Overview
A computed fold for an 80-nucleotide RNA from a Planctomycetales bacterium, annotated as c-di-GMP-I-GGC riboswitch aptamer. The coordinates come from a structure-prediction model, not an experiment, and the mean pLDDT is 88. Rfam family: c-di-GMP-I-GGC riboswitch aptamer. Gene Ontology term of the family: cyclic-di-GMP binding. The organism belongs to Planctomycetales, within Bacteria.
RNA sequence: CUCGAUAAAGGCAAACCGAUCGUAAGGUCGGGACGCAAAGCCAUGGGUCCAUCUUGCGAUGGAUCGCCAGGCUGCCGAAU
Numbered sequence: 001c002u003c004g005a006u007a008a009a010g011g012c013a014a015a016c017c018g019a020u021c022g023u024a025a026g027g028u029c030g031g032g033a034c035g036c037a038a039a040g041c042c043a044u045g046g047g048u049c050c051a052u053c054u055u056g057c058g059a060u061g062g063a064u065c066g067c068c069a070g071g072c073u074g075c076c077g078a079a080u
Base pairs, nucleotide, nucleotide: 003077004076011036012035016031017030018029019028020027021026034066040072041071042070044069045068046067047064048063049062050061051060052059053058
């Protein structure tokens, strides 16, 4: 490097509930744990979702990295 333990230390936190922001998707904070070895960061490509416009094809703007890929960074160390 690869790989990922019924290892150790530490970390994150789905659904749901409360508060709050947003037209919405959804965000933030608190509670809560389904899970996660990048569930750390970046909307770059694809996907999905929302709003507006459009007869329609679609266009524009937005959301999601806990959907997949890519880029950058990173804790631990049994076995292979």